[in-house]
C1' cells in the first nucleotide's frame, strides 16, 4: 500500500427490512437460623456520520478500531 472479515447490555453470543432477545453478571424479593443453591422480578446495549426505504442491527457510501491474507 492492496484485499477480506468483525464491531449489539459489564462479559459471551442471537436477531438477514417490521416490538432488539438469550445466557451469565448486577439490584430487589421468596426460599434458609445464616450462607450457598434454586426461583420470581427489574434496570441495562446496536462503533461514528450520511444515503435508500413507509420502516434499517439488517441494504449502500465514507470514516474509526481490531483481526486475517498478500505485497
Nucleotide at each position: 500500500c492492496g484485499g477480506g472479515g468483525u464491531g449489539u447490555a459489564g462479559u459471551a453470543c442471537a436477531a438477514c427490512g417490521g416490538u432488539a432477545g438469550u445466557a451469565u453478571a448486577u439490584g430487589c424479593g421468596c426460599u434458609u437460623c445464616g450462607g450457598g443453591u434454586g426461583u420470581g422480578u427489574a434496570a441495562g446495549a446496536u462503533c461514528c456520520g450520511g444515503g435508500u426505504u413507509c420502516a434499517a442491527u439488517u441494504c449502500c457510501c465514507g470514516g474509526c478500531a481490531c483481526c486475517c491474507c498478500g505485497a
The RNA shown here (transfer RNA) has 71 nucleotides and comes from Candidatus Wolfebacteria bacterium RIFOXYD12_FULL_48_21. The coordinates come from a structure-prediction model, not an experiment, and the mean pLDDT is 84. NCBI's taxonomy places the organism under Bacteria, Bacteria candidate phyla, Candidatus Wolfeibacteriota. Its Rfam family is "tRNA".